[in-house]
RNA sequence: GCUUCCUUAGCUCAAUGGGAGAGCGCUCAACUUAAGAUUGAGAGGCCCGUGUUCGACCCACGGAGGGAGCA
Numbered sequence: 001g002c003u004u005c006c007u008u009a010g011c012u013c014a015a016u017g018g019g020a021g022a023g024c025g026c027u028c029a030a031c032u033u034a035a036g037a038u039u040g041a042g043a044g045g046c047c048c049g050u051g052u053u054c055g056a057c058c059c060a061c062g063g064a065g066g067g068a069g070c071a
Base pairs, nucleotide, nucleotide: 001070002069003068004067005066006065007064010024011023012022013021018054026042027041028040029039030038047063048062049061050060051059
């Protein structure tokens, strides 16, 4: 330098163009002498920009970070 893959919640990961979710974790409440376990409730996120579209996590282009291969 070229090709390719990945980037979504604190962590690990889903989500085939129309409702953003799960497990663990965190906070609050119930239970307990207390803690743990359990139950209920809640907070919290689409890497950035532009475009396509009635509508974008999803498609296109550019950029950033990370991994792999080739040179």